[in-house]
This is a predicted structure of a 72-nucleotide RNA (transfer RNA) from Coemansia spiralis. The coordinates come from a structure-prediction model, not an experiment, and the mean pLDDT is 85. Its Rfam family is "tRNA". The organism belongs to Coemansia, within Eukaryota.

RNA sequence: GCCCUCUUAGCUCAGGGGUAGAGCGCUUGUCUCGUAAACAAGAGGUCGCUAGUUCAAUUCUGGCAGUGGGCA
Numbered sequence: 001g002c003c004c005u006c007u008u009a010g011c012u013c014a015g016g017g018g019u020a021g022a023g024c025g026c027u028u029g030u031c032u033c034g035u036a037a038a039c040a041a042g043a044g045g046u047c048g049c050u051a052g053u054u055c056a057a058u059u060c061u062g063g064c065a066g067u068g069g070g071c072a
Stems, first nucleotide, its partner, number of pairs: 001071004006066002010024004018055001026042005048064005
């Protein structure tokens, strides 16, 4: 230098056009003499940035950045 993968909640990841989810973690409550567990409820996201396509983009396309890998 060229090619490919990945970037979504604090962490690990799903979702691939129509108002964004799970597990774990966190907070509150119930229960207990108390703690944990269990159960119930809740908070937490400009979906890496920017432009394009579209009535509508986290999703499709280009560029950029980062990440991991391949070739020379």